[in-house]
RNA sequence: CUGACGAACUCCGGAGAAUUCCGAUCAGAAUCGGAUGCCGAAGGUGCAAGGGGGCGGCAGCUCCCGAAUCUCUCAGGCAAAAGGACGGAGUGCGGCGC
Numbered sequence: 001c002u003g004a005c006g007a008a009c010u011c012c013g014g015a016g017a018a019u020u021c022c023g024a025u026c027a028g029a030a031u032c033g034g035a036u037g038c039c040g041a042a043g044g045u046g047c048a049a050g051g052g053g054g055c056g057g058c059a060g061c062u063c064c065c066g067a068a069u070c071u072c073u074c075a076g077g078c079a080a081a082a083g084g085a086c087g088g089a090g091u092g093c094g095g096c097g098c
C1' cells in the first nucleotide's frame, strides 16, 4: 500500500409459534404457582461423507474426531417491546499477502 480472511463494536434489514386455560396477588398486569397446545433462528444435543486408532478368522467388528438454516426441543420463545441465526454497510484492530 492493497486484497481477501478473522473476531469485536456501531447502524440497517431480520422468520416461526397461545395477548390460551385455572388459581394467587393486585388499581390493573406483562408478576407468581400450575395445566394443555405449539415454534426453532440465542446457546446447547445428535450425525453424513471423510479422517485417525484398536481387534481380526482379512468377511468384518469396534472406538475417537467430524458441518448445517438438517435433527432433538434441554434451554429459549409463542400481541407489542426486547431478543434473534443470518445478511448488508461502516470503524478501528489482528495475523496473512505484496
Base pairs, nucleotide, nucleotide: 001097003096005094006093008091009090010089011088012087013086018036020035021034022033023032024031037078038077039076043074044072046070050065051064052063053062054061055060
This is a predicted structure of a 98-nucleotide RNA (Glycine riboswitch aptamer). The prediction has a mean pLDDT of 78. It was read from a public genome assembly, where an Rfam model found it.